Record summary
Predicted 3D model of a 74-nucleotide RNA (transfer RNA) from a bacterium. Its mean pLDDT, the model's own confidence on a scale to 100, is 81.

RNA sequence: GGGGCCAUAGCUCAAUCGGUUAGAGCCGCGAACUCAUAAUUCGUUGGUUGCAGGUUCGAGUCCUGCUGGCCCUA
Numbered sequence: 001g002g003g004g005c006c007a008u009a010g011c012u013c014a015a016u017c018g019g020u021u022a023g024a025g026c027c028g029c030g031a032a033c034u035c036a037u038a039a040u041u042c043g044u045u046g047g048u049u050g051c052a053g054g055u056u057c058g059a060g061u062c063c064u065g066c067u068g069g070c071c072c073u074a
Stems, first nucleotide, its partner, number of pairs: 001073007010026004019057001028044005050066005
């Protein structure tokens, strides 16, 4: 230099052929329980879906460029 894959909550991951509220577990916070803590149970906060554009009635999903990471190849 050429090619491929990945980027979604603090962390690990879902999200069906593009479809009308972007969810789950853990963590955190609150409550119950306990003399107290832990454990357990219940509730709950948290997102510019890496960045910038494009297509579409509608984009996490499709297209283009860029950034970062991994792999193959010369």

It matches the Rfam family "tRNA". Rfam's curators write: Transfer RNA (tRNA) molecules are approximately 80 nucleotides in length.